Context: one part of a larger RNA
RNA sequence: GGAUGAACGCUGGCGGCGUGCUUAACACAUGCAAGUCGAACGAUGAAGCUAAAGCUUGCUUUGGUGGAUUAGUGGCGAACGGGUGAGUAACACGUGAGUAACCUGCCCCCGACUCUGGGAUAAGCCUGGGAAACUGGGUCUAAUACCGGAUAUGACCUCCUACCGCAUGGUGGGUGGUGGAAAGAUUUAUCGGUGGGGGAUGGACUCGCGGCCUAUCAGCUUGUUGGUGAGGUAAUGGCUCACCAAGGCGACGACGGGUAGCCGGCCUGAGAGGGUGACCGGCCACACUGGGACUGAGACACGGCCCAGACUCCUACGGGAGGCAGCAGUGGGGAAUAUUGCACAAUGGGCGAAAGCCUGAUGCAGCGACGCCGCGUGAGGGAUGACGGCCUUCGGGUUGUAAACCUCUUUCAGUAGGGAAGAAGCGAAAGUGACGGUACCUGCAGAAGAAGCGCCGGCUAACUACGUGCCAGCAGCCGCGGUAAUACGUAGGGCGCAAGCGUUAUCC
Numbered sequence: 001g002g003a004u005g006a007a008c009g010c011u012g013g014c015g016g017c018g019u020g021c022u023u024a025a026c027a028c029a030u031g032c033a034a035g036u037c038g039a040a041c042g043a044u045g046a047a048g049c050u051a052a053a054g055c056u057u058g059c060u061u062u063g064g065u066g067g068a069u070u071a072g073u074g075g076c077g078a079a080c081g082g083g084u085g086a087g088u089a090a091c092a093c094g095u096g097a098g099u100a101a102c103c104u105g106c107c108c109c110c111g112a113c114u115c116u117g118g119g120a121u122a123a124g125c126c127u128g129g130g131a132a133a134c135u136g137g138g139u140c141u142a143a144u145a146c147c148g149g150a151u152a153u154g155a156c157c158u159c160c161u162a163c164c165g166c167a168u169g170g171u172g173g174g175u176g177g178u179g180g181a182a183a184g185a186u187u188u189a190u191c192g193g194u195g196g197g198g199g200a201u202g203g204a205c206u207c208g209c210g211g212c213c214u215a216u217c218a219g220c221u222u223g224u225u226g227g228u229g230a231g232g233u234a235a236u237g238g239c240u241c242a243c244c245a246a247g248g249c250g251a252c253g254a255c256g257g258g259u260a261g262c263c264g265g266c267c268u269g270a271g272a273g274g275g276u277g278a279c280c281g282g283c284c285a286c287a288c289u290g291g292g293a294c295u296g297a298g299a300c301a302c303g304g305c306c307c308a309g310a311c312u313c314c315u316a317c318g319g320g321a322g323g324c325a326g327c328a329g330u331g332g333g334g335a336a337u338a339u340u341g342c343a344c345a346a347u348g349g350g351c352g353a354a355a356g357c358c359u360g361a362u363g364c365a366g367c368g369a370c371g372c373c374g375c376g377u378g379a380g381g382g383a384u385g386a387c388g389g390c391c392u393u394c395g396g397g398u399u400g401u402a403a404a405c406c407u408c409u410u411u412c413a414g415u416a417g418g419g420a421a422g423a424a425g426c427g428a429a430a431g432u433g434a435c436g437g438u439a440c441c442u443g444c445a446g447a448a449g450a451a452g453c454g455c456c457g458g459c460u461a462a463c464u465a466c467g468u469g470c471c472a473g474c475a476g477c478c479g480c481g482g483u484a485a486u487a488c489g490u491a492g493g494g495c496g497c498a499a500g501c502g503u504u505a506u507c508c
Base pairs, nucleotide, nucleotide: 001508002507003506004505006504007503008502009501010500013375014374015373016372017371018370019368020367021333026331027330028329030328031327032326035076036075037074040073041072043070048065049064050063051062052061053060054059055058083286084285085284093210094209095208096207097206098205099204102203103202107199108198109197110196112194113193114192115149116148117147118146124139125138126137127136128135129134155178156177157176159174160173161172162171163170164169184191185190186189212258213257214256219249220248221247224246225245226244227243228242229241230240231239261283262282263281264280265276266275267274268273288309289308290307291306292305311322312321313320314319339365341364342363343362347361348359349358350357351356378408379407380406381405388399389398390397391396412449414444415443416442417441418440422435425432426431452497453496454495455494456493457478458477459476463492464491465490466489467488473480474479
């Protein structure tokens, strides 16, 4: 000098764009953050329309039609999106390869099929238990829920065979055998369902190389290292197990200890390098602490389940409930970090045929000079120079064209009128913008409402007076102060930056 997610002191006019718990992965009141589909299903059946009856002639009842609404079964989603960085020195990450050892819901393409049966169960009704959370029994019923049968390329096993390679092997054709599919809905045009092949996307695993400190850690290791066989997995593999062998790693730093999420990047620097990993993007890990599996294409699952623990809450003491490292917000910690806001209008996501519903993702608004950038606080004229202040050799000098005064201008702020784009879309149409009466445009008034902070001994731009008297104090280093202090305090003047200026901390 540059930089910062900064803080502190003094000061503070406006706007745009960013950014804001670095500390206690401390504890959390309250609200919201994941639902949706009636075009899967039984049920429920509102408004309206219509017919009849009763009559207190504009109401009631009953029947039909109609389908709003939704608790339940079922499907899809809930594994995304959002948060945090505790753990992790590791194939966690980065980069480059490999899988002839693998999986992939929804989506796209190709071709084949969608035949025939069955038994339940929730809701409902009846009836119990419990303070509650919740739960038992009986009975009735539906499905794209569940379970059989048929058929079927493919799958698996045996045999024959062709071609190829990268070692284990891979691809294709044929014979025989084994056990296997399906679901319907509606507004009749579609949407679905099943099995197969290919693609795309996403994931899994393996390997080469790379990136911290410590030897005041020198030896470490028994599923350890390898083999055979088996189990398990989507899949290779000591991943697990039985048996066999005795190996494997290490001064090119094993093992141990400390610290730490990694990267694209960011800061600095001419570069090499050094530091760093906030915001944004990619990957990983975690979700009160520890463990476990279930469901599923996908989880060992933040707002799912089970067990244990700590903590908090309810209780009729028998038993139950909870998990903000989602968005706000509270307490606490701290030098320190925001609103219990608006909207789904846009972008994106989930469900749905769609309308649409949900979405603290997101879009916006609020607060903070926290940062960067832009603008303003007026412009021109105006005295051999007012008053006042300060200094003085008492002549004057300086503040200083500064002010007053004259002539102008009106950005920004204020006020009044007008007033968007963002809307592509969706809807039969009417219509549909949170931001927002915002941006922007026009009129009006009046210099009117808007300057501070640090420094002035040298480094280092900027000097005098008074006060003080090794005191009070200053200080980044050298050092100032003991009676004329340009170094302390105040004033005048000056220098530097400016809505900021200084200080502190950290990095280069």